Overview
The prediction has a mean pLDDT of 83. Predicted 3D model of a 470-nucleotide part of an RNA (small-subunit ribosomal RNA, 3' major domain) from an uncultured bacterium. The RNAcentral record of the full RNA draws on ENA and SILVA. Its Rfam family is "Bacterial small subunit ribosomal RNA".

Context: one part of a larger RNA
RNA sequence: UGACGGGGAGCCGCCCCAGCGGUGGAUGAUGUGGAUUAAUUCUAUGCAACGGGAAGAACCUUACCUGGUCCUGACAAGUCCGGAGCUUUCCAGAGAGGGAAGGGUACCUUCGGGAGCCGUAACACAGGUGGUGCAUGGCUGUCGUCAGCUCGUGUCGUGAGAUGUUGGGUUAAGUCCCGCAACGAGCGCAACCCUUGUCAUUAGUUGCCAUCAUUUAGUUGGGCACUCUAAUGAGACUGCCGGGUACAAACCGGAGGAAGGGGGGGAGGACGUCAAGUCUUCAUGGCCCUUAUGACCAGGGCUUCCCCAGUCAUCCAAUGGUGGGUCCAAAGGGUAGGCACAGCCGGGAGGGGGAGGCAAUGUCAUAAACCCGCUCGUAGUCCGGAUGGCGUUUGGCAAUUGGAGCCCAGGAAGUGGGAAUCGUUAGUAAUGCCAGUUCAGCAUACUGCGGUGAAUACGUUCCCGGGUCU
Numbered sequence: 001u002g003a004c005g006g007g008g009a010g011c012c013g014c015c016c017c018a019g020c021g022g023u024g025g026a027u028g029a030u031g032u033g034g035a036u037u038a039a040u041u042c043u044a045u046g047c048a049a050c051g052g053g054a055a056g057a058a059c060c061u062u063a064c065c066u067g068g069u070c071c072u073g074a075c076a077a078g079u080c081c082g083g084a085g086c087u088u089u090c091c092a093g094a095g096a097g098g099g100a101a102g103g104g105u106a107c108c109u110u111c112g113g114g115a116g117c118c119g120u121a122a123c124a125c126a127g128g129u130g131g132u133g134c135a136u137g138g139c140u141g142u143c144g145u146c147a148g149c150u151c152g153u154g155u156c157g158u159g160a161g162a163u164g165u166u167g168g169g170u171u172a173a174g175u176c177c178c179g180c181a182a183c184g185a186g187c188g189c190a191a192c193c194c195u196u197g198u199c200a201u202u203a204g205u206u207g208c209c210a211u212c213a214u215u216u217a218g219u220u221g222g223g224c225a226c227u228c229u230a231a232u233g234a235g236a237c238u239g240c241c242g243g244g245u246a247c248a249a250a251c252c253g254g255a256g257g258a259a260g261g262g263g264g265g266g267a268g269g270a271c272g273u274c275a276a277g278u279c280u281u282c283a284u285g286g287c288c289c290u291u292a293u294g295a296c297c298a299g300g301g302c303u304u305c306c307c308c309a310g311u312c313a314u315c316c317a318a319u320g321g322u323g324g325g326u327c328c329a330a331a332g333g334g335u336a337g338g339c340a341c342a343g344c345c346g347g348g349a350g351g352g353g354g355a356g357g358c359a360a361u362g363u364c365a366u367a368a369a370c371c372c373g374c375u376c377g378u379a380g381u382c383c384g385g386a387u388g389g390c391g392u393u394u395g396g397c398a399a400u401u402g403g404a405g406c407c408c409a410g411g412a413a414g415u416g417g418g419a420a421u422c423g424u425u426a427g428u429a430a431u432g433c434c435a436g437u438u439c440a441g442c443a444u445a446c447u448g449c450g451g452u453g454a455a456u457a458c459g460u461u462c463c464c465g466g467g468u469c470u
Base pairs, nucleotide, nucleotide: 007470008469009468011466012465013464016459019424020423021422022421023420026314027313028312029311030310033307034305035304042053043052064300065299066298067297068296069295070294073125078123079121081119082118083117086103087102088101089100090099091098107114108113127289128288130287132285136283137282138278139277140276141274143272148187149186150185151184152183153182154163155162156161167178168177169176193266194265195264196263198234199233200232201231202230203229204228207224208223209222212221213220237260240254241253242252243251316417320376321375324372325371332364333363339356344351345350383414389408391406392405393404394403430452431451434448435447436446437445
């Protein structure tokens, strides 16, 4: 000077408290450990690994295993020689690869040749998801969106260093004010950025419909008022009033206002810490392999399964289940292997069909919970849906290992969960649906969207974490 203390003071945070809903119990999904295996590829391991890398393992992916193969190589560029490239058929083979028979003659040209592609030969070389993240760059997590971290000059101290940055108030904030051997400054805070909430102007189709006609229907004439769309502006600044203070900064209350004291949300992460993570995104030093640790192919594996624990989904029912009727979204996606209407077939998944649309036009696309009335009557049930059975549909070369869906029958555990533990302060929690990414197919994952919509916070003693002074 720091760090630490079951030392002190003072402050904050869903930290506790007060509530609401969960996890821990059951079944399933998924990732890890362990075990197993020819292989179950690798990595991530307290918070900050475990629905993580993986925005989607049947082949491919794929890095693993077994077997079959290749050696200047699957990929790059250089040299020699030859041939256009390309394409059709056949043979055996699991395929890679191998063999055989044909078709065919292109582009530029200064006619010497050249470009591109294929084959051949030798060599320098290629190649490596091999090792080292404790050799590194870049990127990321975390403390933490916590309020801190420093510098110049001056002053003090023999010096390490101190001061400034401490003190009195205040703030979300080293935010601001006052004081002060300090005076200033920088990186952070805040603001500038995006979105949402109000209004105005401009614009009026593919959007909208108040007035006038018209229609099954904003359908058509008509209109651009309204909604909406999307560009530009306005608006909020403690600006005004009162209280209050040191008559400073603040704070409290009020008016006006769509919005009030940071309006809500996002992006944005200081100096640094953890030799944190990543050599399997990429880049890269040293090391290692070079007829193999490189490359190609078929099949298998990553999908195994006594078990522990993580994250989720569905439940145990009546605020509910089944069947019937009926209402209201937002945000997105889509060109030829993509979105696909209507009418038709099927009980359904689906088939068939192909209008329309490069999309405010056509389409995916019926939102569901909610509401109305019927039934069930507390039961392992008309709850719950696991598991396995028959049949069937789909995309795909292919569904046995190992996809998803539909119909019928069948119906397991489960009656609210021990110790313990998590999330959450408002359009939030909880609850119900929809869309997108990846994607041939496969979503209980992830990323978004809008619907319905609470309870509680006395307070800071205690638990946890983090600042400040001592």